[in-house]
RNA sequence: GCCAGCGUAGCUCAGGUGGUAGAGCGCCCGGCUGAAAACCGGGAGGGCGUCGGUUCAACUCCGACCGCUGGCG
Numbered sequence: 001g002c003c004a005g006c007g008u009a010g011c012u013c014a015g016g017u018g019g020u021a022g023a024g025c026g027c028c029c030g031g032c033u034g035a036a037a038a039c040c041g042g043g044a045g046g047g048c049g050u051c052g053g054u055u056c057a058a059c060u061c062c063g064a065c066c067g068c069u070g071g072c073g
Base pairs, nucleotide, nucleotide: 001072002071003070004069005068006067007066010025011024012023013022019056027043028042029041030040031039049065050064051063052062053061
C1' cells in the first nucleotide's frame, strides 16, 4: 500500500424484512437468612465510532474518514 471482518449499556455480545434498542454478567434497592452467599422481585444506565447521503422514517441501506483485528504484498 491492497483486501476482508468488526466498532451497540461498565464488560461480553444479540438485534438487520428500515418502523424508533435488548440479554447475560456487573451496579443499586427490596425479599429470604441470626448474618452472609446462593436464590427471588424490582430499578438505573446507551441512541448504536465520526461526518455526510437516500428515505415519511436509518443502529440497520450508500459514501468518506477514524480505530481495532486478520490476511496479502